[in-house]
């Protein structure tokens, strides 16, 4: 240089046009002399950036960015 995939909560991942969730981590209450385990709450997101299509976008199209893996050159 070319091909293909991937980027969503702190982490790990679901979710493939109807307006965003689970685990686990942390945090708070119960429970214990305490610790831990458990039960229970609350919170925590401009879905990598920017544009476009649409009534409507995490999704779909285009473009940069990072990551991966392959393949090709050159050393």
């Nucleotide at each position: 240089g070319g091909a293909c995939g991937c980027u969503u909560a702190g982490c790990u991942c679901a979710g493939u046009g109807g307006u965003a969730g689970a685990g686990c981590a942390a945090c708070g209450c119960u429970u214990u002399u305490a610790c831990a385990c458990a039960g229970c709450g609350a919170a925590g997101g401009u879905c990598g950036g920017g544009g476009g299509u649409u009534c409507a976008a995490a999704u779909c199209c285009c473009u940069c960015a990072g990551c991966g893996u392959c393949c090709a050159c050159a050393a």
Predicted 3D model of a 75-nucleotide RNA (transfer RNA) from Candidatus Kaiserbacteria bacterium RIFCSPLOWO2_01_FULL_53_17. It matches the Rfam family "tRNA". The family's RNA type in Rfam is transfer RNA. The source organism's lineage runs through Bacteria, Bacteria candidate phyla and Candidatus Kaiseribacteriota.